[in-house]
RNA sequence: AGAGGCGCGACCAAUAUUAGUAUCUUGGGUUAGUUUAUUUCCGAACAAUAAUCCCAAGUGAAAGGAGCGGUCGCCGAAGCGCCAGGAAGGGGAAUAUUUCUGGUUUGCUGGGUUGAAGUUUAAGAGGCUUCAGACUGUCGCAAGAAAAUAAAAGCUUGCGGGGCGCU
Repeated sequence: AGAGGCGCGACCAAUAUUAGUAUCUUGGGUUAGUUUAUUUCCGAACAAUAAUCCCAAGUGAAAGGAGCGGUCGCCGAAGCGCCAGGAAGGGGAAUAUUUCUGGUUUGCUGGGUUGAAGUUUAAGAGGCUUCAGACUGUCGCAAGAAAAUAAAAGCUUGCGGGGCGCU
């Protein structure tokens, strides 16, 4: 410097989903509490002029995530795990989830794909983790075919290793 291939990641636009959901209005019911995902402490505000919750009718989103397309950067591309700090709520504590920044490479994973389980999510989408299957790429070893009496490279089969690799 280069290669693997539905190869990896970021961004942009439209679209579907989210969803006839949340919110709001009206009517009816309920009745003492309500205000963070849950629990708890403090404070403030609201609430018998009925908050909260439930039903019906009307109105009616958005964010995140996703596939196709395009652009850009690349081949530990990248993802996960672990550590530190921050955000999602008036403040504090614990647990959980999502997300951002930095570190760790002497923690794991060659790659995509199919299936199962778990987890996340609105989701039978997608992501992540574990296990299994075949495929693919690469290196090592063994054998075979072809070629030309050989070798090298290439091809086929089998076994094994891994990206700190291979050329």